[in-house]
RNA sequence: AGAUUAACAGGAAAUGGUGUCUUCCUGCUCAAAAACCGCCCACUCAGGGCUGAUGGCGCCUACAAAUAG
Numbered sequence: 001a002g003a004u005u006a007a008c009a010g011g012a013a014a015u016g017g018u019g020u021c022u023u024c025c026u027g028c029u030c031a032a033a034a035a036c037c038g039c040c041c042a043c044u045c046a047g048g049g050c051u052g053a054u055g056g057c058g059c060c061u062a063c064a065a066a067u068a069g
Base pairs, nucleotide, nucleotide: 008027009026010025011024012023013022016060017059018058019057020056021055038050039049040048041047
C1' cells in the first nucleotide's frame, strides 16, 4: 500500500403493516451503483390466462372460498 474477514450502519428478498430468524447487496467524502423487480401462451399489431399479501415462521389488515350461528 492492497486484499480478505469481523464489528457497525443502511438497503433488498413479484401486492400492505409488524416481530423474529435466514440469505443477499453496499458503505464509512459525495454522487452513483448493487442486491430486487413471479409463471404460462402469443408477439406483425393487439393482447390473453394463472398463483401469492411471508425469503421462512407468527400476528394484524385487505381480498377470495366454504361451513355454522
This is a predicted structure of a 69-nucleotide RNA (Fluoride riboswitch aptamer (crcB RNA motif)) from Chitinophaga sp. MD30. Its mean pLDDT, the model's own confidence on a scale to 100, is 78. NCBI's taxonomy places the organism under Bacteria, Bacteroidota, Chitinophagia, Chitinophagaceae, Chitinophaga.